[in-house]
Context: one part of a larger RNA
């Protein structure tokens, strides 16, 4: 000098930040991922009409929840257990790869079928849940057609390169598509080529301590073939060979997420990896795959285990390292708050819905910065305190009283924002048929907050540590190697500037000290 700090004493305000470093310990409760009726069938309910047997039948309009289907749930948010590794950083490569939504371009969308949820009927179970039958729809599923762009195989030709090879043109054979809503527009669907974005893989270099760890390795190292993958590869398998790493530290053990950055230092270095950003890993513990463009998936599935809970004992349910909050641990770390107004995300044509992301508010001197607790005058240098060489002086001290001034701040009252521009709707203009631009209109959680004005009134506001040397600041009293102090040297045994109190002084100041850690 610094800190995600803690503790002691003290405390007026504001702005901006920060806030479980310990038990990746266990979690009550609420919320944190939904959305689309312009994909589908359609119900309860509501309103209206008719018939009347007065509570039933039927018709019309509207229509929640649930169900099928699409997209999202792989983002956002949390944590740092594991990991010494191509994990991260940096620089390259992929002639070995994938990429939903988005942008541009090309081509297309013809015909048919079988189911299934829901609804209805009948059951099982304490519950969670579940069984059977009948019937039905779709942008759900299947079949046929079309295609020669795409893919596979067999060929021909031109060009190029970086070993394997790449790219372009062309012939033949085989295989694969589609979906509607609404009828004005609009939004969609299928195949292909390219782009963008996001990822995957490989490689050079760098990346802690221990040699009181010296040898390690059988899918091990390489080859052939096959399988698998989006893709290369012992990634996996069969066969063959006997290799591969290591004193330039293999293997083993310990510790640890990495980086941008942060602290310190003149620098070189040393230390750290909180907040914010990028990457990685994880989601009660271990394992597995499914779906999907993307996961081996925090609030999905299955299995095993530990734990907790419900039970009618037959069986079931759960996962806060999301936001709050609780217990425990600890020296120690906050509200079971508000709003989607802005920014962003998902879905939707849109209106909009959802969003503990986010924006705000609450708590805490935890930190940094700023402001205030008055200013000027005022000497019989008052009273009181303390000290002395004591009828008197010194100091506290212009300090107080007293006089004048100001009103930051606080209090009261009044006014009162920016953050909002859009979307949608409407009008106009341009090109010309759905885009762009302009005008109008609408929307604020924070918040009656910030800020501004007016009024009265010094009014509402100072402490902490130290004073032997280092080290700025000295005297008196008490105590008497006691009580005690102390970072080091060391003080204290009767004149203690070192202990305790007082007066005075010094240094900082809404803080001041102590402890811990780093330079």
């Nucleotide at each position: 000098g610094a800190u995600g700090a803690a503790c002691g004493c003290u405390a007026g305000c504001g702005g901006c930040a920060g806030g479980c470093c310990u038990a990746a310990c266990a979690c009550a409760u609420g919320c944190a991922a939904g959305u689309c009726g312009a994909g589908g069938g359609g119900u309860a309910g509501a309103g209206g009409g008719u018939g009347c047997u007065u509570g039933c039948a039927u018709c019309c309009u509207u229509g929640a929840g649930a169900c099928c289907g699409g997209c999202g749930c792989a983002c956002g948010g949390g944590u740092g257990c594991g990991u010494a590794a191509c994990g991260c950083g940096u620089a390259u490569g992929c002639a070995a790869c994938c990429u939903g939504c988005c942008u541009c371009c090309c081509a297309c969308a013809g015909g048919g079928g079988a189911a299934u949820a829901g609804c209805c009927c009948a059951g099982a179970g304490a519950a969670a849940u579940u069984u059977g039958g009948a019937u039905u729809a779709a942008u759900g599923c299947c079949c046929c057609a079309u295609g020669g762009c795409a893919c596979a195989c067999c060929g021909a030709g031109a060009c190029g390169g970086c070993a394997u090879c790449g790219c372009c043109u062309u012939g033949g054979u085989g295989u694969u598509a589609a979906a509607g809503u609404a009828a004005c527009a609009a939004c969609g669907g299928u195949g292909g080529a390219a782009g963008a974005u996001g990822g995957g893989c490989a490689u050079g270099c760098g990346u802690c301590c221990c040699a009181u760890u010296a040898g390690c390795u059988a899918g091990u190292u390489g080859g052939u073939a096959a399988g698998g993958u989006a893709a290369c590869g012992g990634c996996u398998u069969a066969c063959c060979a006997a290799g591969g790493c290591u004193a330039u530290g293999a293997u083993g053990g310990g510790u640890a997420g990495g980086g941008g950055u942060c602290c310190u230092g003149a620098g070189a270095g040393g230390g750290a990896g909180a907040u914010c950003c990028c990457c990685c890993a994880c989601a009660c513990u271990g394992g597995u795959a499914c779906u999907g463009a993307g996961a081996c998936a925090c609030g999905g599935a299955c299995c095993a285990g530990a734990c907790u809970c419900c039970u009618a004992c037959g069986g079931g349910a759960g996962g806060c390292a999301g936001c709050a909050g609780u217990g425990a641990g600890g020296a120690a770390u906050a509200u079971u708050g508000g709003u989607c107004a802005a920014u962003g995300g998902u879905c939707g044509c849109a209106a909009g819905a959802c969003u503990g992301a986010a924006c705000c508010a609450g708590c805490c001197a935890u930190g940094c910065c700023g402001c205030g607790u008055g200013c000027a005058g005022g000497a019989u240098g008052a009273c009181g305190g303390u000290c002395c060489u004591a009828u008197g002086g010194a100091u506290u001290g212009u300090a107080a009283a007293c006089u004048g001034c100001u009103u930051u701040u606080g209090u009261a009252c009044g006014g009162g924002a920016a953050g909002a521009a859009a979307c949608a709707c409407u009008c106009c203009u341009a090109c010309g048929u759905g885009u762009a631009g302009g005008g109008g209109c609408u929307u604020g959680a924070c918040g009656g907050u910030a800020c501004c004005g007016u009024a009265a009134g010094a009014a509402u506001a100072a402490g902490g540590a130290u004073c032997g040397g280092c080290u700025a600041a000295c005297u008196c009293c008490g105590u008497g190697c006691c009580a005690g102090c102390a970072g080091c040297c060391g003080c204290g045994g009767u004149a203690a500037u070192a202990c305790g109190g007082a007066g005075g002084a010094u240094c900082c100041g809404a803080g001041c000290g102590u402890u811990a850690u780093c330079c």